This is a predicted structure of a 97-nucleotide RNA (Bacterial small signal recognition particle RNA) from a Phycisphaerales bacterium.
The organism belongs to Phycisphaerales, within Bacteria.
Rfam family: Bacterial small signal recognition particle RNA. Rfam classes the family as a non-coding RNA gene.
Of the family's consensus pairs, 100% are formed in the model.
Its mean pLDDT, the model's own confidence on a scale to 100, is 80.
């Protein structure tokens, strides 16, 4: 000095991780102004039937919560892959003095 490789730098792209958010799933969830069933009691009837219907119970709405799962958004951070150029750092090979 030449060539090749690596580091650093720039770009693209993917993944994990963290957070926001939506769906699904699960739980919870309406004294009375959700529905069902409606003890007791009330009304009605000569009686039967019936009517409305509190409590309770059941199912749920909005809401709230959640190990999870799928999607989506963000990340002055991490990792992988590909590409780019370089005043830089570094290693190897060859040549020259």
């Nucleotide at each position: 000095g030449a060539c090749c490789g690596g580091g650093c730098c720039c770009g693209c792209c993917g993944g994990a991780c963290g957070g926001g958010u939506g769906g699904c799933c699960c739980g919870u969830g309406a004294a009375c102004u959700u529905g069902g069933u409606c003890a007791g009691g009330g009304c009605u009837u000569g009686a039967c039937c019936g009517c409305a219907g509190c409590a309770g119970c059941c199912a749920u709405a909005a809401g709230c919560g959640g190990c999870g799962u799928c999607g989506u958004c963000c990340g002055a951070g991490c990792c992988a892959g590909c590409g780019g150029u370089g005043u830089c750092c570094u290693g190897g090979u060859c040549g020259u003095c």